Context: one part of a larger RNA
RNA sequence: ACCGGCGAGUCACUGUCGCUGGCCUUGGUUAAGGCCGAGAGGCCGUAGCCGCAGCGAAAGCGAGUCUGAAGAGGGCGUAGUCGGCGGCAGUGGACCCGAAACCGCGUGAUCUCCCCAUGGCCAGGGUGAAGCGAGGGUUACACCUCGUGGAGGCCCGAACCCGUUGGUGGUGCAAUACCAUGGGAUGAGCUGUGGGGAGGGGUGAAAUGCCAAUCGAACGCGGAGAUAGCUGGUUCUCCCCGAAAUGCAUAUAGGUGCAGCCUCGGGAAGAGCGUGUCGGAGGUAGAGCACUGAAUGGGCUAGGGGCCAUACCCGGUUACCAAACCCAACCAAACUCCGAAUGCCGGCACGUAUGCCCGGGAGUGAGACGGCGGGGGAUAAGCUUCGUCGUCGAAAGGGAAACAGCCCAGACCGCCGGCUAAGGUCCCAAAAGCAGGCUUAGUGGGAAAGGAAGUGCUUUGGCACAGACAACCAGGAGGUUGGCUUAGAAGCAGCCACCCUUUAAAGAGUGCGUAACAGCUUACUGGUCGAUGUCAGGGCGCGCCGACAAUGUAACGGGGCUAUGCCUGCUACCGAAGCUGCGGAUGUGGAAACACAUGGUAGGGGAGCGUCGCGUGUGCGGUGAAGCAUGAGGGGAACCCCGUGUGGAGCGCACGCGAGAGCGAAUGCCGGU
Repeated sequence: ACCGGCGAGUCACUGUCGCUGGCCUUGGUUAAGGCCGAGAGGCCGUAGCCGCAGCGAAAGCGAGUCUGAAGAGGGCGUAGUCGGCGGCAGUGGACCCGAAACCGCGUGAUCUCCCCAUGGCCAGGGUGAAGCGAGGGUUACACCUCGUGGAGGCCCGAACCCGUUGGUGGUGCAAUACCAUGGGAUGAGCUGUGGGGAGGGGUGAAAUGCCAAUCGAACGCGGAGAUAGCUGGUUCUCCCCGAAAUGCAUAUAGGUGCAGCCUCGGGAAGAGCGUGUCGGAGGUAGAGCACUGAAUGGGCUAGGGGCCAUACCCGGUUACCAAACCCAACCAAACUCCGAAUGCCGGCACGUAUGCCCGGGAGUGAGACGGCGGGGGAUAAGCUUCGUCGUCGAAAGGGAAACAGCCCAGACCGCCGGCUAAGGUCCCAAAAGCAGGCUUAGUGGGAAAGGAAGUGCUUUGGCACAGACAACCAGGAGGUUGGCUUAGAAGCAGCCACCCUUUAAAGAGUGCGUAACAGCUUACUGGUCGAUGUCAGGGCGCGCCGACAAUGUAACGGGGCUAUGCCUGCUACCGAAGCUGCGGAUGUGGAAACACAUGGUAGGGGAGCGUCGCGUGUGCGGUGAAGCAUGAGGGGAACCCCGUGUGGAGCGCACGCGAGAGCGAAUGCCGGU
């Protein structure tokens, strides 16, 4: 891992509903116990329990009462009781498995820690303390030298003890080892044997270390099925309905209570919902500035500042700041002189079939994304928090290449029929053509500010056959080198001014240039040329640039496309579990014809299949029961039946009853392979 077997809402009592039965409505029922009986059971037993009046907080009233202004509505009440079965609750282990822990009583110091008693062990080498001796030395000491001596938690290093660093090992040789290396090795040393200390404890040169491979509190058994608002698991079938992820509260936030939403039964009754129309309340969107604030420019003008003036009091002035007021233009969730659409309340009409009350059972109370309206954030987030609608959740099918939440559309079953939706119609791949226009960028098939003689359409203004625009030829002058400044400043560093003349025209000069001049050029003028032209703008459509990422094209699903791209119009087709045709099933309504309904998680309700045993009845079996294997058949499912083989002694069916009553999952348990 697979296969097989085992494996989870039970039982008792109490309560409460439903179904059902008995009894009476002159209420129901016995408990312990007793009597009878072979037994099953029957009969006594009236203690007790429930009921026989309720309602209200109460005073109180009474088949009513409470609330209330109400003789309106509503709540509760006006018949029960004893059994059986079922749903649910309570108390119990209470659906099953699962702690970490707590407590009691014991077992442990053969491991290890400390201690006690008694034994054992430490190759060899080195160093050379005190003391002592001798010599020297001293007044005597001291001291010096040599020798002797053999001290030390001394040195080197085996045994022995330890375990530093690296490697190997890592289903090992080993639940701590091996190899190399390292520390101690006469000591607070190592070690044998015996003994002592015990868990709320011991022991500890102290690490929370050790106390038998276990230690922030050992182990065994017991309390014990501790508790687990937590995780996991919870076994046959079909049919009907079908949620929630919200509100309030919570030592509450992943739990729970009540309400909301689902289901089942009963009841009254036609309340509900949709559309139209009529009538209402309202202060949002928008808008506005009349209020409250905010706020720009101008006018006007208090006050303040600056300047002038001033001994003081007065004054003057101002392209400073600025209240009020006026004009113009603006802003606001907590501003409103105004003010919708929707929504909400009510009347009527039409359509539809819900809505309400009482009672039994729930589940849910982590929601997600999308559109719209807001708050928070950064007018960030697959962000967060509300409102509202949708989908998913609990929804399959078609589309979006793939893709819970987007678009289309809600799957009772069957069919190799038909029509459509979204979306599509060159090939992959079902199905396409026509007309008009646009795009040249593979734009289409990713992106902004911004940029550009891209291109199509449209529009405004100017110039132009009295010749425009561009190009070419020619002119572009004089006062004058304007004045100033400056070393210089001559059109062209800079400052000021910007006139006049000759002219067809020519700036006190557009750019380049010079040290300054010069030179080139330009404005401006004439000529050549001869234009459905040219210059400058605005709007719209489609394109261009802006454009950098990690394995490999990789920003059309691919091929490929210049229409197979984009816009507009038209016609046709494809396309789903939608609609429809034919056949079938079940339910509801209906006399029928027929009509309608049948996606579904949590969950509620209904009807069945099968297993084991019991009762009653009825059958089968050595001419072969159950079981097993295999083949065929039946049924709407669980399942059922038959043939053959095997097997070798028991087994069905009908009705009723009762359960250790259905396994794929629990890192389930046991076994096999």
Predicted 3D model of a 673-nucleotide part of an RNA (large-subunit ribosomal RNA, domain II) from a bioreactor metagenome.